[in-house]
The RNA shown here (Fluoride riboswitch aptamer (crcB RNA motif)) has 73 nucleotides and comes from a Verrucomicrobiota bacterium. Lineage of the source: Bacteria > Pseudomonadati > Verrucomicrobiota. Its mean pLDDT, the model's own confidence on a scale to 100, is 77.
């Protein structure tokens, strides 16, 4: 010097927020520099030809909020 690994950090896990745990993703190109631009990853439930219909606020546990059902006051 290069390579590899680890650590840290960010994002995602079909409807909101907090805590904990788990899983997944973390790249490419253009541009002299700055800046900027164009793409991309993890993710986006089920039924139905269409019309339309159904479950769920969790990836999992837990608390709160919204909605729904039942009972009591």
């Nucleotide at each position: 010097a290069a390579u590899g690994a680890a650590u840290c950090a960010g994002g995602c896990a079909a409807u909101g927020g907090g805590g904990u745990u788990u899983g997944c993703c973390u790249c490419c190109c253009g541009c002299c520099u700055c800046c900027c631009g164009g793409g991309g990853a993890a993710a986006c439930g089920c039924c139905c030809u269409c019309c339309g219909g159904c479950u769920g606020a969790u990836a999992a546990c837990u608390c709160c909020u919204a909605c729904c059902a039942a009972a009591c006051a």